A computed fold for a 73-nucleotide RNA from an uncultured Lachnospiraceae bacterium, annotated as transfer RNA.
Rfam family: tRNA. Its family is annotated with triplet codon-amino acid adaptor activity in the Gene Ontology. Rfam's curators write: Transfer RNA (tRNA) molecules are approximately 80 nucleotides in length.
RNA sequence: GGGGUCGUAGCUCAGCUGGGAGAGCGUCUGCUUGACGUGCAGGAGGUCUGCGGUUCGAGCCCGCACGGUCCCA
Numbered sequence: 001g002g003g004g005u006c007g008u009a010g011c012u013c014a015g016c017u018g019g020g021a022g023a024g025c026g027u028c029u030g031c032u033u034g035a036c037g038u039g040c041a042g043g044a045g046g047u048c049u050g051c052g053g054u055u056c057g058a059g060c061c062c063g064c065a066c067g068g069u070c071c072c073a
Stems, first nucleotide, its partner, number of pairs: 001072007010025004019056001027043005049065005
């Protein structure tokens, strides 16, 4: 320098054919316990990497940039 792939909650990830933003773990509160843990119930937590485009509508499609990773040189 060229190409592939990935970027969604604190972490690991899902998200179908473009229309509801989600799960597990973690965390907080309550119940349970003598206490801790376990268990049960409930809650908080998101600029979906950024910008632009397409569309009535974009996490999803297109372009560019940035970052991770792999391959080639």
The coordinates come from a structure-prediction model, not an experiment, and the mean pLDDT is 82.